[in-house]
RNA sequence: GAAGCUGGCCAGACAGUCGCUGCGCGGCGGGCUCGCCCGUCGCGGAGAGGAAAGUCCGGGCUCCACAGAGCAGGGUGCCGGCUAACGGCCGGAAGCCGCGAGGCUAUGGAAAGUGCAACAGAAAGCGAUACCGCCGAUGGCAUGCGUGCAUGCACAGGCAAGGGUGAAAAGGUGCGGCAAGAGCGCACCGCGUUCCUGGCAACAGGGACGGCAGGGCAAACCCCACCCGGAGCAAGACCAAAUAGGGGAACGAUAGUGUGGCUCGCACUGUUCCCGGGUAGGUUGCUUGAGUCCGCGGGUAACCGCGGACCUAGAGGAAUGACUGUCCCCGACAGAACCCGGCUUAUCGGCCAGCUUCUUUU
RNA sequence: GCCGACAUAGCUCAGCCGGUAGAGCAGCUGAUUUGUAAUCAGAAGGUCGCGGGUUCGAUUCCUGCUGUCGGCA
Numbered sequence: 001g002a003a004g005c006u007g008g009c010c011a012g013a014c015a016g017u018c019g020c021u022g023c024g025c026g027g028c029g030g031g032c033u034c035g036c037c038c039g040u041c042g043c044g045g046a047g048a049g050g051a052a053a054g055u056c057c058g059g060g061c062u063c064c065a066c067a068g069a070g071c072a073g074g075g076u077g078c079c080g081g082c083u084a085a086c087g088g089c090c091g092g093a094a095g096c097c098g099c100g101a102g103g104c105u106a107u108g109g110a111a112a113g114u115g116c117a118a119c120a121g122a123a124a125g126c127g128a129u130a131c132c133g134c135c136g137a138u139g140g141c142a143u144g145c146g147u148g149c150a151u152g153c154a155c156a157g158g159c160a161a162g163g164g165u166g167a168a169a170a171g172g173u174g175c176g177g178c179a180a181g182a183g184c185g186c187a188c189c190g191c192g193u194u195c196c197u198g199g200c201a202a203c204a205g206g207g208a209c210g211g212c213a214g215g216g217c218a219a220a221c222c223c224c225a226c227c228c229g230g231a232g233c234a235a236g237a238c239c240a241a242a243u244a245g246g247g248g249a250a251c252g253a254u255a256g257u258g259u260g261g262c263u264c265g266c267a268c269u270g271u272u273c274c275c276g277g278g279u280a281g282g283u284u285g286c287u288u289g290a291g292u293c294c295g296c297g298g299g300u301a302a303c304c305g306c307g308g309a310c311c312u313a314g315a316g317g318a319a320u321g322a323c324u325g326u327c328c329c330c331g332a333c334a335g336a337a338c339c340c341g342g343c344u345u346a347u348c349g350g351c352c353a354g355c356u357u358c359u360u361u362u
Numbered sequence: 363g364c365c366g367a368c369a370u371a372g373c374u375c376a377g378c379c380g381g382u383a384g385a386g387c388a389g390c391u392g393a394u395u396u397g398u399a400a401u402c403a404g405a406a407g408g409u410c411g412c413g414g415g416u417u418c419g420a421u422u423c424c425u426g427c428u429g430u431c432g433g434c435a
Base pairs, nucleotide, nucleotide: 001358002357003356004355005354006353007352008351009350010349012327013326014325015324016323017322018321020047021046023044024043025042026041027040028039029038030037031036049333053344054343056342057341058340059339060338061232062231063230064229068264069263070262071261073228074227075226076225077224078092079091080090081089082088093107094105095104096103097102108223109222113221114220115217116216131163132162133159134158135157138156139155140153141152142151143150144149145148171189172188173187174186175185176184190212191210192209193208194207195206196205197204198203236284237283238282239281246275247274248273249272250271251270255269256268257267258266291310292309293308294307295306296305297304298303328331363434364433365432366431367430368429369428372387373386374385375384381418390404391403392402393401411427412426413425414424415423
């Protein structure tokens, strides 16, 4: 210098003027249950995000029982840890990719059972089979002679090495062996059983034995382990109007309603239908919270503990805008609606730190 | 704001416990008819909304987006 990897950060800047939405203080006017409320004006201070998004997970909060039992259903899935919890995060293991820094992985069980594998192919699943092929040791047939050998055929038969089909064909490579072959024998690798060592564990390393059994798919049913009650701020709470009164019908405690898919349990007590009559919203929940920043300490880290400082939108048709001036690299994706922890998706441009590979110079 | 469902031919829908996608209508060609309709025969027409994954193989299973529709004051 070039090409990359990982992690973190910013999201045009500054000044002025006029607005918009909350909050605090003050003035004026009005109401009044005498402490506040309403209107208006002035001053001060605050006012979107890293994703506010998708609503994909998890939790808080609220109601139903304090969330209970069983079945069904759903989710997660290497090991250990963090956490309020998680499908998240951190650390490690194994496998795969990359020269490397590093990255990715729904990664339990196929020896409980059931099932699937189209087409092609001889054969598609537990000890199976022979299309092309190899062999002719042993039988058989033919010919020759030296009468027990040679040659030939490929009938019986032997083989699974090679070819071919397929995503997948019953351990791989090499040597020996054989008629030809084959774990048939041996060496190495793989695999299985068992033991030892290290590790909390996943797992790793080593020894002995075994000639190879037990192919793949569980994001197929399923099995195993663990977790999950339902609904959601349009939850709910408070104030207030109405659902009145009346007529008719049916059922009625072995009943009905309230929450889920079902049963039990729990709570409550008349329930349903028709005629007819009648209606109106408001306040709250609402932002101080698993909060943010700084320092110290523990831990490899995620994270935790202690101390200090700070308050940082809270609307309800829904605010955060417009204009002017200066400068620059001319500014992406995008707008809170109960809150929080994550994940995923969208995103112009730029900055910082650590690291890798290559080239050049010293 | 919260909750749920769907996307397959031009249109309406099947197929969804995996093996390469069909039906009806419409459109096209031919036959029939003097001609048209109807009828008969035939052929064509599909990125199964888009991307990624699991699998030998995905419309189907899993996941991330996009779009459409419905319910709750």